[in-house]
Molecule: transfer RNA
Organism: Rhodamnia argentea
RNA sequence: UCCCGGAUAGUAUAGUGGCUAGUAUCCCUCGCUGUCACCGAGGAGACCCGGGUUCAAUUCCCGGUCCGGGAG
Numbered sequence: 001u002c003c004c005g006g007a008u009a010g011u012a013u014a015g016u017g018g019c020u021a022g023u024a025u026c027c028c029u030c031g032c033u034g035u036c037a038c039c040g041a042g043g044a045g046a047c048c049c050g051g052g053u054u055c056a057a058u059u060c061c062c063g064g065u066c067c068g069g070g071a072g
Base pairs, nucleotide, nucleotide: 001071002070003069004068005067006066007065010025011024012023013022018055027043028042029041030040031039048064049063050062051061052060
């Protein structure tokens, strides 16, 4: 320098052009318990950045950044 893949709650991960963006764990509240834990109920929390296409983009396209792999 070139090619390929990836980027979603604190962490791990699913997903699709129109969803309330799902699951597990963590965190908070309440219940349970003598207390803690477990368990049960409820709650908060996310689409890497900038453009483009579209009525509508987290999803498609282009560029960038970062991460991983490969070529020289």